[in-house]
RNA sequence: GCGCCAAUAGCUCAGUAGGAUAGAGCAACUGCCUUCUAAGCAGUAGGUCAGGGGUUCGAAUCCCUUUUGGCGUG
Numbered sequence: 001g002c003g004c005c006a007a008u009a010g011c012u013c014a015g016u017a018g019g020a021u022a023g024a025g026c027a028a029c030u031g032c033c034u035u036c037u038a039a040g041c042a043g044u045a046g047g048u049c050a051g052g053g054g055u056u057c058g059a060a061u062c063c064c065u066u067u068u069g070g071c072g073u074g
Base pairs, nucleotide, nucleotide: 001073002072003071004070005069006068007067010026011025012024013023019057028044029043030042031041032040050066051065052064053063054062
């Protein structure tokens, strides 16, 4: 240089032949319980879906491009 893959909550990930309010587990916070802690139960908050542009009535999802990381290859 070329090819392929990945980027979604603090962390690990699901969701990709376009459509309902973007989800789960863990973590955090609050309450209950407990002498206290842990565990358990209930609840709350947390997201420009890597950045930009395009297509579309509608994009996490399709197209182009950039960035970052990984793998392969000369």